This is a predicted structure of a 74-nucleotide RNA (transfer RNA) from Hadarchaeota archaeon (SeqCode).

[in-house]
This record gives sequence, structure tokens and C1' cells, in this order.
RNA sequence: GGGCCCGUGGUCCAGCCUGGAUAAGACACCAGCCUGCGGAGCUGGUGACCGGGGUUCGAAUCCCCGCGGGCCCG
Repeated sequence: GGGCCCGUGGUCCAGCCUGGAUAAGACACCAGCCUGCGGAGCUGGUGACCGGGGUUCGAAUCCCCGCGGGCCCG
């Protein structure tokens, strides 16, 4: 330098191909309940689309340019 893949809450991960209006789930965290106490159990809650631009009525999703990471080639 070239090719491919990946980037979503604190962590992991689905959704992306086939755009659709409140972004799912698990763990963790916080509060309450329960309990002899509790790290167990129950209920509720906080919290995320790597950045910018474009297309569109509408973008996590499509397109472009970057940034970061991984693998391979030279």
C1' cells in the first nucleotide's frame, strides 16, 4: 500500500441482508419487597447505535469519507 471482517448501555449480544416510527435479551448497577442476615428469590428503574456527510416522508439498517480493532496479501 491492497483485500476481507468488525464497531450497539459498564460487559456480552440480537436487530442490519429485506429502512417503518417506543432498539430486544442476559449479566452487572440502583431502589423497594422478602429474609434471622444475605451475595439467594420477587418487583421496578437507570443506561447504547464509533464520527461526519448524503439518499429518503423515514436510517442502527442503504451510499460516501474518515477513526479504531482483527485477519490475510504484498
It matches the Rfam family "tRNA". Gene Ontology term of the family: triplet codon-amino acid adaptor activity. The family's RNA type in Rfam is transfer RNA.